Model confidence (mean pLDDT): 80 of 100. The RNA shown here (transfer RNA) has 82 nucleotides and comes from a Minisyncoccota bacterium.

RNA sequence: GCUGGAGUGGCGGAAUUGGUAGACGCGUGCGACUCAAAAUCGCAUAUCUACGGGUGUGCGGGUUCGAUUCCCGCCUCCAGCA
Numbered sequence: 001g002c003u004g005g006a007g008u009g010g011c012g013g014a015a016u017u018g019g020u021a022g023a024c025g026c027g028u029g030c031g032a033c034u035c036a037a038a039a040u041c042g043c044a045u046a047u048c049u050a051c052g053g054g055u056g057u058g059c060g061g062g063u064u065c066g067a068u069u070c071c072c073g074c075c076u077c078c079a080g081c082a
Stems, first nucleotide, its partner, number of pairs: 001081007010026003019065001027045006046055003058074005
């Protein structure tokens, strides 16, 4: 240099003829249970806010009524080729 794959909450990891973003698990916080703890169970866990609502899937554009998903460029990582 060329080709292919990947990038999503604190972590792993789902979500496709484009139609509620974050299921499920781990971790963490609070609570229940207990004399106390472990185990178990419940709730919460991106961000801004004037509390009405907005923004957010590596970055920047494009297509579309609507994009994690399709198209273009770039960045990072992995694999292969030269």
Rfam family: tRNA. Rfam classes the family as a transfer RNA.